[in-house]
Context: one part of a larger RNA
Molecule: large-subunit ribosomal RNA, domain I
Organism: Acutalibacter sp. 1XD8-36
RNA sequence: AGCGCAAGGGGAAUGCCUUGGCACCAGGAGCCGAAGAAGGACGCGAUUAACUGCGAUAAGCUGCGGGGAGCCGUAAGUAGGCUUUGAGCCGCAGAUUUCCGAAUGGAGCAAUCCGGCUGGAGUCAUGUCCAGUCAUCAUACAGUGAAUACAUAGCUGUAUGAGGGGAACCGCCUGAACUGAAACAUCUAAGUAGGGCGAGGAAGAGAAAUCAACCGAGAUUCCGCUAGUAGUGGCGAGCGAACGCGGAAGAGGCCAAACCGGAGGUAGUAAUACCUCCGGGGUUAGGACAGCGAUGUGUAUCAUGGAGCCUAGUCGAACAGCAUGGGAAGGCUGACGAAACAGUGUGAGAGUCACGUAGAUGAAAGGUGAAAUGAGCUAGCUGUAUCCAGAGUACCGCCGGGCACGUGGAACCCGGUGGGAAUAUGGGGGGACCACCCUCCAAGCCUAAAUACUACCUGGUGACCGAUAGUGUAAAGUACUGUGAAGGAAAGGUGAAAAGUACCCCGGGAGGGGAGUGAAAUAGAACCUGAAACCUUGUGCUU
Numbered sequence: 001a002g003c004g005c006a007a008g009g010g011g012a013a014u015g016c017c018u019u020g021g022c023a024c025c026a027g028g029a030g031c032c033g034a035a036g037a038a039g040g041a042c043g044c045g046a047u048u049a050a051c052u053g054c055g056a057u058a059a060g061c062u063g064c065g066g067g068g069a070g071c072c073g074u075a076a077g078u079a080g081g082c083u084u085u086g087a088g089c090c091g092c093a094g095a096u097u098u099c100c101g102a103a104u105g106g107a108g109c110a111a112u113c114c115g116g117c118u119g120g121a122g123u124c125a126u127g128u129c130c131a132g133u134c135a136u137c138a139u140a141c142a143g144u145g146a147a148u149a150c151a152u153a154g155c156u157g158u159a160u161g162a163g164g165g166g167a168a169c170c171g172c173c174u175g176a177a178c179u180g181a182a183a184c185a186u187c188u189a190a191g192u193a194g195g196g197c198g199a200g201g202a203a204g205a206g207a208a209a210u211c212a213a214c215c216g217a218g219a220u221u222c223c224g225c226u227a228g229u230a231g232u233g234g235c236g237a238g239c240g241a242a243c244g245c246g247g248a249a250g251a252g253g254c255c256a257a258a259c260c261g262g263a264g265g266u267a268g269u270a271a272u273a274c275c276u277c278c279g280g281g282g283u284u285a286g287g288a289c290a291g292c293g294a295u296g297u298g299u300a301u302c303a304u305g306g307a308g309c310c311u312a313g314u315c316g317a318a319c320a321g322c323a324u325g326g327g328a329a330g331g332c333u334g335a336c337g338a339a340a341c342a343g344u345g346u347g348a349g350a351g352u353c354a355c356g357u358a359g360a361u362g363a364a365a366g367g368u369g370a371a372a373u374g375a376g377c378u379a380g381c382u383g384u385a386u387c388c389a390g391a392g393u394a395c396c397g398c399c400g401g402g403c404a405c406g407u408g409g410a411a412c413c414c415g416g417u418g419g420g421a422a423u424a425u426g427g428g429g430g431g432a433c434c435a436c437c438c439u440c441c442a443a444g445c446c447u448a449a450a451u452a453c454u455a456c457c458u459g460g461u462g463a464c465c466g467a468u469a470g471u472g473u474a475a476a477g478u479a480c481u482g483u484g485a486a487g488g489a490a491a492g493g494u495g496a497a498a499a500g501u502a503c504c505c506c507g508g509g510a511g512g513g514g515a516g517u518g519a520a521a522u523a524g525a526a527c528c529u530g531a532a533a534c535c536u537u538g539u540g541c542u543u
Base pairs, nucleotide, nucleotide: 001542002541003540004539005538006537007536008535009534015528016493017492020465021464022462023461024460025459026458027457028456029454030453031165032164039100040099041098042055043054044053046078047077050074051073061094062093063092064091065090066089070082071081072080105114106113107112115134116133117132118131119130120129121128136162137161138160139159140158141157142156143155144154169200170198171197172196173195174194180187184234210217211216221248222247223246224245225244231239232238252446253445254444255390259280260279261278262277263276264275265274266273267272286388287387288386289383290382291381292380298377299376301375302374303373304372308368309367310366311365313361314360315359319334320333321332322331335352336351337341343355344354345353395419396418397417398416399415400414401413402412405431426441427440428439429438430437480487481486500527503514504513505512506511
C1' cells in the first nucleotide's frame, strides 16, 4: 500500500409520521365603500423583538345569551393580579376605532406639513388644545346674473346621488400574433389573448312584424338528440347550422296613441286654433266609440305575520380480572352496550377510558324567511260606420359588419352614407324576384325560474401528495435580489412525559468523564430511523 473483518466519524438517502396542500361533492353566502372600504403606517403588554389581537376606552370597554372552574394569547420564567357576587372561553348586539389610503379644507416625497369657519377648554393677552365642519362632478330646485334690451352663459345655495376596491362568472366597445394550411396572400388561430367601460348575485335574452307548411306550433334560457347531417370553404386547411323530437324550468305584464277631464302657454280685439304638462282610459283573444252585464279570478307591489332554518350549546349506552411489559388498548378468562362497531386521542392494536358517533334537544339577541291575512292592482259579451295603433322609421342605392353561409342566385339582422314610404282596403316574413296562399304586426319598456362562476363560510369525500412530493409557502410572498416593474428561496420529526442530566472531576471555554433521569441517551436538543460517497482506528492476510 492493497484486499478482508470489526468498530467509529461524516453525510443525509430510505422507512415511518403529519400540523400543510390538491381535487371534487353538497349546502350556505355572493358584494364592501364618503356612516370613510380594500390595503397599510404607527402604536397598545409589568417585563415584549416577532406573530396574533386590538386602537389613545388600544392582547381590550358595555349589554344580552351560552358555559361552569379555572384564568391573565403564541410563550416559558419572575413579579403582581382576576375568578362561584360566575372569571377566562363561545355566540349576538353595541361603544371606541390614531394616521395614510377613493382620501374629499389646502399642499405633499402615502402614513407628513399648513389652514378657514362655528362652539368650547386654557391664558392678563397671543401662542396652544378639543369637538364639529369646509373637495369635485352629476341631477333637481331656488336665488343671482355679463358681453347684450329680453334672455343665456356664468356664479351662489339647498337636497339627493356618484367617485374607490373585489377571485371567477356576465354584457358592451376595442382587438393581435405565433400557429394550421406541411411554403403563403383569401382562410385559420379567433372575435381567442390583450386593452377599456359597466353591472349583478347572477348577467344577458325574453312574450313573435317567430317558426312551420296548407298540418300545425306558441316568450326566453340551458341540456340531450337531430349531426359532424344540410351547407360553407384558395370546395384546401378547416368552419359548421336549422326544422323537428326528448328533457330542466315555466309567467306573463306595462306604456305611446285614439277618447274624456283639468292646468298652463303661444297667436289673435275676440270667437277659436295649436302646443306642453297632469289625471282617467287603453295595449293585439286589438282598442277608442255604442249597447248589455258583473263582484269573480289572479297577484312578481305594499303592509301585517311569523312556521322553519342559520349564528353559541346540551344530553348521549356498555368492562372487569390475570400474566407479560417502562407502559395494555395486544394475549388469556369471564361479561355488557348497540337507532352508537364513523373517526381521533390516550405510555403498543380500545364498541364499553376521553372526545365523539347514532339518536334526541336548545336562543335573551341578530339574520333569513314559508304559510296565512289585509290593502292596492287586475276581468266579460255583442256591434263594427268613424277614429287610433311607435317616421327621417321601414325600404332602396353604395360601402362594411353579423348570421354555419368567404358576394355568391344571398334572403334575414346591424352600422355608415345619400335618398326616402304606406297607414289595417295598410305593413313585415315564408332564402334573389313575382303571383296566389299561409303567417305575423316593426320602428317603446319591464320580467322570476331552469343556466355560469367561487374570493368567502359549513359539512363531507378521495385506487390524490406525504417534506427534492403536495401550493411558491406544513415557519413566506418572509429572507434575499433588482433604480423599478418584478423575481423569489431554503428550512418539519428528542421523549409517553422535560423527567432537558442535581452533584463531583478535567478544561479559560467549547467539549468531555463519572453520577443521575429514562424502556432506551449510539433518544442529550448539531436530538426518530440513519443507506452511499468520503475519512479514520484496531486487527487478519498478501507484497